[in-house]
Context: one part of a larger RNA
Order: sequence, then C1' cells, then structure tokens
RNA sequence: UUGGGUUUAAAGGGUGCGUAGGCGGUUUGCUAAGCGGGAGGUGAAAUGCCGGCGCUCAACGUCGGAAGUGCCUCCCGAACUGGUGGACUGGAAUGGCUCUGCCGUGGGAGGAAUGUGUAGUGUAGCGGUGAAAUGCUUAGAGAUUACACAGAACACCGAUUGCGAAGGCAUCUCACGAAGGGUUGAUUGACGCUGAGGCACGAAAGCGUGGGGAUCAAACAGGAUUAGAUACCCUGGUAGUCCACGCAGUAAACGAUGAUGGCUAACCGCUGGGCCUUACGAUUCAGUGGCCAAGCGAAAGCGAUAAGCCAUCCACCUGGGGAGUACGACCGCAAGGUUGAAACUC
Repeated sequence: UUGGGUUUAAAGGGUGCGUAGGCGGUUUGCUAAGCGGGAGGUGAAAUGCCGGCGCUCAACGUCGGAAGUGCCUCCCGAACUGGUGGACUGGAAUGGCUCUGCCGUGGGAGGAAUGUGUAGUGUAGCGGUGAAAUGCUUAGAGAUUACACAGAACACCGAUUGCGAAGGCAUCUCACGAAGGGUUGAUUGACGCUGAGGCACGAAAGCGUGGGGAUCAAACAGGAUUAGAUACCCUGGUAGUCCACGCAGUAAACGAUGAUGGCUAACCGCUGGGCCUUACGAUUCAGUGGCCAAGCGAAAGCGAUAAGCCAUCCACCUGGGGAGUACGACCGCAAGGUUGAAACUC
C1' cells in the first nucleotide's frame, strides 16, 4: 500500500456553517471526452518466452517466431458516466394557514431560604461530633418577634417530559430574534448530499481589566483522629463561585455509536400537530421510550432512533510501554493548547 476495521478490544473529529473536491432524481434531443469494436503506425537491440541449430551434454552461443498490458492517428457504436439544449415533480427550498417548547438575547417583577444590621422579649448556654475540642457567648450569645439591607439560587409542579447543532437550557412577565412540527399543494424546478483546509460556537476550572461578594469553598490556620495524618471529621477562611467586556479552547465534550438517503415482521406507552368520530376510541405525520421478527454481533447486546441490508462523502485505527512525551512549527498574557516522533524495551 492493499485488505480489514472504528458501542465496550486500537480507532467517530466536541458541535455546526461552509470553500475546494468527491458523489448526485425522472425524461428526451445533440455531442462523443470517458467507454466498447475495427484498422494502420510505433512499441530499437540485448534480456525474458516458444521452436530449431552449434560447441560430446549443459551452462553458453546463434537463427527464426510469438508476445510486448503502452502511446499516436483514422473509422464505427451510443447502453452507461461526462458535456450541452429542452421538459418534469417525487428530492430540496419558498409562500399561505396553524401549532409547540426549561431555545437564545435584553429589560422588569416575585416569594421562600441564608447572612448581616437595628430595635424588642429573654437567660445561660450555643454550636459541633463516633466521642470531643478549637470556635461563639453575661460587653447578653443561641432562641424568638418586628423592620431594613445584600447577594446568589429558583422548592413543589418535575416525568423513561420538552427544547437546542453541540456545549447546554427550569420562578413569573414583556420586547426582540431564531428553530421545529402539521396542513395546503400556491411558487421555484435538482436549486441536492458530504465536506480536506477555513470560519463560528463551545461545560467546569483558569487568565486580564473593572465591579460585586450572601452562600459555599481550593489554598491557608486551628481543633480532632492517628504510630504518623501535609487527609477523611470539626471550627474558621482567601482566591473562586456572581456580573460586564476580552482571552483561553479543553472534558468519561458519552448514545464511549460521524452526516445524509433508501429498504427490512409485530406489539405496548409518552410528547406535539392533522384527520375521522365523539362515549370509549381509530388512523396519519414528526419526535421520544419499552419489548422483540428477520438479520447482525466474540459476547454483552443492537434490532425502523440498527450495531441489520445497501449507496455517497468526511474523520480516524494498525501490538504494549516509552508518550500524547521530546524536538520543531503555529496559537496563547500565562497556564497551556494543536500538530506529533525516535532511541530503547517487552
């Protein structure tokens, strides 16, 4: 390299948009680049192959022949691929009607809890644990009542629920924006799929500047435990946790399962529409679950939401360690990220 693979053995890019490229629905005319057939030219010799011949044989030598996948030119063919012209509606998109949701951004509002402050009542404890102690408290704590303030998160509803490309998203409400489903079959008429590079988004932690700081809490301090205890437990507590703007670009970024289209028994739910009935219900699309036929799989299991049967495109794998390391390059304020070896060893 070919082949074979990628849920769990090595292997699906974190996710989307999209450039080049690759691939591409039905029908018809033309074309003849690919494709098929025929002819001609060329394809040196030597070597190799086949058949003779010559050295006593062979190696070796020599003669003849075939072959030479290739290239060029001409002629013919037109199923398929390509090119070009016309047409179509099933793919795709647009419009109309209608519906859905924790989808996004910004603003406003709310109650519970927590903490703090002030005031009242009130007195000796509170807190914490396996047990304690550190800690708080007669300068009046804890408890309780009233008022005020602050920041953060939204109990119940809540679900195998819903939405989003993924990350993710949940109090209520308003504005703006986006998405998806159904239906109609009005419009366009293949406008499609995938997508190397590229661009954008991307949890938490982290970084920069400026705010904010209730709770919780790395680091840190103290108390315990212990042989020790740089821990687990307890009392405190700073970054951080929150907001704005910018950076970073990684995760068990998981369904450990790339995207798109088609095909392949049933049965039972849930969500959002349509339709027929209206008492139950039946049916149809889209999604989301359970269990299984065929089939697949090393098995576990998967099974119309495939890991089945096919097609197209991309990404990735090739024994373990060394190592996601070194070096170089690019990116970053840094932390570090991306790309990514070898010696050696088993």
Model confidence (mean pLDDT): 87 of 100. A computed fold for a 346-nucleotide part of an RNA from an uncultured rumen bacterium, annotated as small-subunit ribosomal RNA, central domain. Its Rfam family is "Bacterial small subunit ribosomal RNA". RNAcentral holds the full RNA, with entries from ENA and SILVA.